[in-house]
Context: one part of a larger RNA
């Protein structure tokens, strides 16, 4: 100087305490195990397991069976031929292989030469093959925790120390006062985006009024909106309190007060953390194959264990009927109105619409009225049967969806764990991206209704700071 301690002290922090789930039932999905011709890889404490996958039927696909082919699916030189391109038949599960045919363009010094397919030879092509303990990149995590470092002095015989300790004080090495220190870098904080509030500016597809059965129409821009520019919050003001300091308590006035709320933004390092299957890339390996092409399985499999969810167990409900109220968001290989047909999924017609115009589109919880009366029930809906519908070469393995019938476990979950402090928890819709279709109860965003507790730091756990023992380095 680090590390360390079942040593002190000092701050913090959903860490405890308060509140809500998970852990028990039934499905989804992913993981391990077993199983298999195959169950492709790979991620394993926290920081792996609804992660890589924002979509495994076939394609994806890397995996098995089996069928082909070997300068090769793609690339470059080089030689010969032959335009390029179409169609037909016959074998095949296809991939291909064999036959036949149709067609002769473009530029030209008439020798050729461009494009493009074919064939031999050969340098090679290829590799989701092995090393993440050779590597780049970009990524988790400690941690948005307050650290990390260095120029010149200075001290030290040296490693080193000092600044960065000390006294206060903040989220916060933030700032103030001290001081052999005295500046400065990377963090910190502001600069940036969205959200709350008001000024201008603008005025169509919005918005408001007229008109009416709808639609056109026709005025206006107050209101609400949209979207550019600006204002506006800074501990400015008042008071108390503090070392005449930082700051730190109360008010006032304000839309909005002590970082106003939320995102981005991740220092200097750790973990020979994780990725050679995003991509790149060095060595090592295969070259009639570890490369390539096709059909079929398979990644979906099942006695069990784990992690993440959904749905429930019910009267604050369940079912039937009627009415109300958003917000973001996507749309031409799209979205798909209204009528019509169907018990329904769904059709069949098709307007309108490159979108503040038209469409997806019904917002649900709520709220009114009825029935249900504590029952495994009018509760849950699992598994199961028949008949359908979309998609799409194809739906058996292995989608989804819709009627019908069936009606399982579950009566609030042990030890334990996890999440969360305000428009949050909880609760109940919409919308998107992947996408032909969908295994989506997944991830993202929206928006509606909306609480309880804490105003502490006694105990758990960590982290950061001085400070102190040590036979550690």
């Nucleotide at each position: 100087u680090g590390a360390u301690g079942g040593g002190g002290g000092c701050c913090c922090a959903c860490a405890c305490a308060a509140c809500g789930a998970u852990g028990g039932a039934g499905c989804a999905u992913g993981u391990g195990g077993u199983u298999u011709a195959a169950u492709u890889c790979a991620a394993u404490a926290u920081a792996a397991a609804g992660a890589g996958a924002a979509g495994a039927a076939c394609c994806u696909u890397a995996u098995u069976a089996g069928g082909g082919a070997u300068u090769g699916a793609c690339a470059u030189g080089u030689c010969a031929c032959a335009a390029a391109u179409c169609c037909u038949u016959u074998u095949g599960a296809a991939a291909a292989a064999a036959a036949g045919g149709a067609g002769u363009g473009c530029c030209u010094u008439u020798g050729g030469g461009a494009a493009c397919a074919u064939g031999g030879a050969u340098a090679c092509a290829u590799g989701u093959g092995g090393u993440a303990c050779a590597u780049g990149g970009a990524u988790g995590u400690c941690a948005u925790u307050a650290g990390u470092u260095u120029g010149u002095g200075c001290c030290a015989c040296a490693a080193g120390g000092u600044g960065u300790u000390g006294g206060g004080u903040u989220a916060a090495g933030u700032c103030c006062c001290g001081c052999a220190a005295u500046g400065a870098g990377c963090g910190c904080a502001a600069c940036c985006c969205u959200c709350a509030u008001g000024u201008u500016u603008a005025g169509u597809u919005u918005c408001c009024a007229u008109a009416a059965g709808a639609g056109u129409u026709u005025g206006g821009a107050g209101c609400c909106u949209u979207a550019a520019a600006c204002a506006g919050a800074c501990u400015a003001u008042u008071g108390a309190u503090g070392u005449u300091a930082a700051g730190c308590c109360a008010g006032a006035g304000g839309a909005a007060g002590g970082u106003g709320a939320g995102g981005a933004u991740g220092a200097u390092g750790u973990c020979a953390a994780g990725u050679c299957a995003u991509c790149a890339u060095g060595c090592c390996c295969c070259u009639u194959a570890c490369a390539c092409c096709c059909u079929g399985g398979g990644u979906g499999a099942c006695a069990c264990a784990c992690a993440u969810g959904c749905u429930a167990c019910a009267a604050u409900g369940g079912c039937c009927a009627a009415a109300a109220c958003a917000a973001a968001g996507a749309g031409u290989u799209g979205u798909g109105c209204c009528c019509c047909c169907a018990u329904g999924a769904g059709g069949a017609c098709a307007a309108g619409c490159u979108a503040a115009c038209c469409u997806c589109a019904a917002a649900a919880a709520c709220u009114u009225g009825g029935c249900c009366u504590c029952a495994a029930u009018u509760u849950a809906g699992a598994u199961u049967u028949c008949a359908g519908g979309c998609u799409g070469c194809a739906a058996c393995u292995c989608a989804c969806c819709u009627a019908u019938a069936u009606g399982a476990a579950g009566u609030a979950g042990g030890a334990a764990u996890c999440g969360c402090u305000a428009g949050u928890a909880a609760u109940c819709u919409c919308c998107a991206g992947u996408c032909a279709g969908c295994c989506a109860u997944a991830u993202g965003a929206u928006a509606g209704u909306g609480a309880a507790u804490u105003u502490g730091u006694u105990c758990u756990c960590a982290u950061g700071c001085c400070u102190u023992g040590u036979a550690c380095a």
Molecule: small-subunit ribosomal RNA, 3' major domain
Organism: Cryptomeria japonica